[in-house]
Context: one part of a larger RNA
RNA sequence: GGCAUGCGGAGAAUGCCUUGGCAUGGGCACGCGACGAAGGGCGUGGCUAGCUGCGAAAAUCCUCGAAGAGCCGCUAAGCAGGCUUCGACUCGAGGGUUCCCGAAUGGGGAAACCUUGUCGCUUUAAUAGGCGAUAACUUCUUGCUCGAAUAUCGAGUGAGAAGAGCGAACGGAGGGAAGUGAAACAUCUCAGUACCUCCAGGAAAAGAAAUCAACAGAGAUUUCCUGAGUAGUGGCGAGCGAAAGGGAAAAAGCCUAAACCAAUUUUUGCGAAAAGAUUGGGGUUGUGGGGCAACUCAGGUGCAAACCGAAGAGUUAUAAAAGAGAGGGAUAGCUGAAGGCUUCUGGAAAGAACCACCACAGGGGGUGAAAGUCCCGUAAGCGAAAUCGCUCUUUCUCUUGAGUUGUUCCCGAGUACUGCAGGGCACGUGAAACCUUGUAGGAAUCUGGGAGGACCAUCUUCCAAGGCUAAAUAGUCGCCCAUGACCGAUAGUGAACUAGUACCGUGAGGGAAAGGUGAAAAGUACCCCAGUGAGGGGAGUGAAAUAGUACCUGAAACCGCAUGCUU
Numbered sequence: 001g002g003c004a005u006g007c008g009g010a011g012a013a014u015g016c017c018u019u020g021g022c023a024u025g026g027g028c029a030c031g032c033g034a035c036g037a038a039g040g041g042c043g044u045g046g047c048u049a050g051c052u053g054c055g056a057a058a059a060u061c062c063u064c065g066a067a068g069a070g071c072c073g074c075u076a077a078g079c080a081g082g083c084u085u086c087g088a089c090u091c092g093a094g095g096g097u098u099c100c101c102g103a104a105u106g107g108g109g110a111a112a113c114c115u116u117g118u119c120g121c122u123u124u125a126a127u128a129g130g131c132g133a134u135a136a137c138u139u140c141u142u143g144c145u146c147g148a149a150u151a152u153c154g155a156g157u158g159a160g161a162a163g164a165g166c167g168a169a170c171g172g173a174g175g176g177a178a179g180u181g182a183a184a185c186a187u188c189u190c191a192g193u194a195c196c197u198c199c200a201g202g203a204a205a206a207g208a209a210a211u212c213a214a215c216a217g218a219g220a221u222u223u224c225c226u227g228a229g230u231a232g233u234g235g236c237g238a239g240c241g242a243a244a245g246g247g248a249a250a251a252a253g254c255c256u257a258a259a260c261c262a263a264u265u266u267u268u269g270c271g272a273a274a275a276g277a278u279u280g281g282g283g284u285u286g287u288g289g290g291g292c293a294a295c296u297c298a299g300g301u302g303c304a305a306a307c308c309g310a311a312g313a314g315u316u317a318u319a320a321a322a323g324a325g326a327g328g329g330a331u332a333g334c335u336g337a338a339g340g341c342u343u344c345u346g347g348a349a350a351g352a353a354c355c356a357c358c359a360c361a362g363g364g365g366g367u368g369a370a371a372g373u374c375c376c377g378u379a380a381g382c383g384a385a386a387u388c389g390c391u392c393u394u395u396c397u398c399u400u401g402a403g404u405u406g407u408u409c410c411c412g413a414g415u416a417c418u419g420c421a422g423g424g425c426a427c428g429u430g431a432a433a434c435c436u437u438g439u440a441g442g443a444a445u446c447u448g449g450g451a452g453g454a455c456c457a458u459c460u461u462c463c464a465a466g467g468c469u470a471a472a473u474a475g476u477c478g479c480c481c482a483u484g485a486c487c488g489a490u491a492g493u494g495a496a497c498u499a500g501u502a503c504c505g506u507g508a509g510g511g512a513a514a515g516g517u518g519a520a521a522a523g524u525a526c527c528c529c530a531g532u533g534a535g536g537g538g539a540g541u542g543a544a545a546u547a548g549u550a551c552c553u554g555a556a557a558c559c560g561c562a563u564g565c566u567u
Stems, first nucleotide, its partner, number of pairs: 001566009015552001016516002020487002022484007029476002031166002039101003042055003046079002049075003061095006070083003106115003116135007137163011170201001171199005181188001185235001211218002222249005232240002253468003256412001260281009286446001288411003291407007299308003310400005322395006329388003333382003339355002342353003356373002358362001364376003417441008427453001448463005503510002523551001526538004
């Protein structure tokens, strides 16, 4: 020096555990904000560093409920003091207070600071000072003033209302890439995706046929399954990719414009009258509908007006309010069955033995090992002063005809349609219909107009150029319940712990590591060595201290000590 064995050091793997995560299902909620939000700064405890809570009324104040003996939040014990059966602490509901910044809004500003005017109160001998209120901008409504007067318009001013900002995804709209694929690349693709902007709701959007279909018919929209990777489209490459029909979920339909009538009013006009505006009535459709004129029949009373009755509808559209009652729900809680001082092991019984019991409860968690019957609970049942949803009933509110004949008055205009140039449609200009935009032209009113994939005829079908509309559908920042062939501390969230912390960066931004004594601190009194050390040896606790806070288990690399063999 090597090898082996034993005993250690160091080290942290592994095993076991879980306070934390992840995912799914169901339910709730889907907003907060000038009544000052979200988010912060600074304070606030008797002693207080951080976290939490709170706001100069500052780990809180008041009221009403629940509950019932202890309490003064956590790390975290201590000292000093308090509160409490006259009900504290705790939990729930409703109020109060709520500094400064922040949309930030009297003005300013390098956020958490500086500072002004007016009114009121206060203070001072008087200024100064203190307290409270008020003063941003935009839009709308409604008054007033000025511009000689009226109308408009403009400016100013008073009162009132709304908006502004934040927020995870979902939604609609306006803009809109490239990496990539095509094995290169340009049409194409990625993709109307990412991203930017605007706007909204609890959902949004869409929506009651100028729709489809095919000689038979359907009957608003939305979503799912299918049709179907089909028909198509495509440097016919890469790729893209329907619809009708069928089956389901859910179902709900309405209001206007116009013709015509009436009222009010304006202009023109000597007047008659004409034209316009506003309001009300009327009217809303495609087997065309409506208006106007005449006529017929329409629950009861009545000449009529109207009243009564009947039917229907209603607060989420179709018109719009408000109240009452009942039931049930959310936000605290309550009741809740049944085993043993038997024996054994053990530190400890819930284990083993023996003999029992409950069960609408043998889900789960805890208790010194593994408990239906020890504790919390579980099944089942019960419960609200206050606040807030839901359902139903009722008061209440609203509505109500059908037809015949004639007339030819109306039926949404820079619209339909056409040319050119685009975009969207699964459809790349193609035979390219359909929808839509820019530009240039530019109709008709039922003997009318659109569509049926160029176009024409026939046939069929529908009625554009105004508007509203629940449900089925999408999502999850958040709350509750349940579940997991999900993770178990290099995993699972970045974060199980003072985590978006420490730290890095001028900044945008980047971004950790770090869990486990024991059943219980019983956390080693006392003695000794020692630097008033670090650390250790006894003693003691404990089942265990090689469980001693550098603490469960404690692998390996690495480093020693002892012994043996060997060179």

The part of an RNA shown here (large-subunit ribosomal RNA, domain I) has 567 nucleotides and comes from a Pseudomonadota bacterium. NCBI's taxonomy places the organism under Bacteria, Pseudomonadati, Pseudomonadota.